[in-house]
RNA sequence: AUUCUCAAAGGGCAAAACCGGAGCAAUCCGGUGACGCAAAGCCACGAGUCCAGACUGAAUGGAUAGUCGGGUUUCGAGA
Repeated sequence: AUUCUCAAAGGGCAAAACCGGAGCAAUCCGGUGACGCAAAGCCACGAGUCCAGACUGAAUGGAUAGUCGGGUUUCGAGA
């Protein structure tokens, strides 16, 4: 350095809910809070799901990385 394993230690992140704010909405941001997480760090490339408008469908735009796959970066210990 590479691959696999995981949680001993040092630590890290932060679900739901509530409060405030942004947004048509999905959802996002901040605070409180911890369901959980070895990448629950980052990326919307593929798929899925959700939202918008729309008679329906399709297309289009947006969201979701804690849905899956992929890409990329990375602490510790062991093999």